[in-house]
Parts: sequence; C1' cells; structure tokens
RNA sequence: AUUUUAUACCGAAGGGGGGAGAGAUCGGGCUCUUUGAACCCCUGGCAACCGGUUCUGCUUUCGCGAUGCGGAUCAAAGGUGCCAAUUCCCGCCAAUUUUUUGGAAAUAUAAAAU
Repeated sequence: AUUUUAUACCGAAGGGGGGAGAGAUCGGGCUCUUUGAACCCCUGGCAACCGGUUCUGCUUUCGCGAUGCGGAUCAAAGGUGCCAAUUCCCGCCAAUUUUUUGGAAAUAUAAAAU
C1' cells in the first nucleotide's frame, strides 16, 4: 500500500510549548477557535479490537482431555486506538406520512492475509 472481516448515535481533559487556523478529501451547511486552532511534549482518562482472567455451550471422544467455533464475566499491567458536536450533518440509491427511515459509497480504527 492493497484485500478481507468487524465496529463507528456510549464513553473519556488538564498543563507546558506553539501562534491561526480546525472539524479526512471536494461542494454545501453548521460548529469550534486569540477566553488561544493545527501540531509537539507531559500528565490524566476512556474504551475490551488483539492479548489476558474466571465460568460456560457446541464440536470431538466409550469417557476425560486436547482442537476448533462461540457465549457470559472481570481487568486498562501488555499491543493498538481514542478523549467537541452520530464518522458534526447533507451529497449516491430506495422508501416515505415530505420529513424522516433504511441501504450504499467514502473515511477512521482494529485484527488478519498478501
């Protein structure tokens, strides 16, 4: 970098540096921001994706165990991620009581493969 799968209306901020932008991209809307944006550092925190704890179902067996696939539970020490607003909202498709709903795409993150 590409592909696959899963998740994305929950949750979690202070300090120092910095000095004008930020909310992925393009268009529109809206919002945040000199009462200090991005970004960097420190500290703190959130969260169970991987990994871990305990229990357990199925699989398999004569039975136990092991293996494989799950479920519940606990934990933030380890590998990541995250800490304004649903992924801030809309854009494409479908339905609709005309305003909403569902889906897709894109994006992000994780795990795995190449």

Overview:
This is a predicted structure of a 114-nucleotide RNA (SAM riboswitch aptamer (S box leader)) from Haliscomenobacter sp. It matches the Rfam family "SAM riboswitch aptamer (S box leader)". Its family is annotated with regulation of gene expression in the Gene Ontology.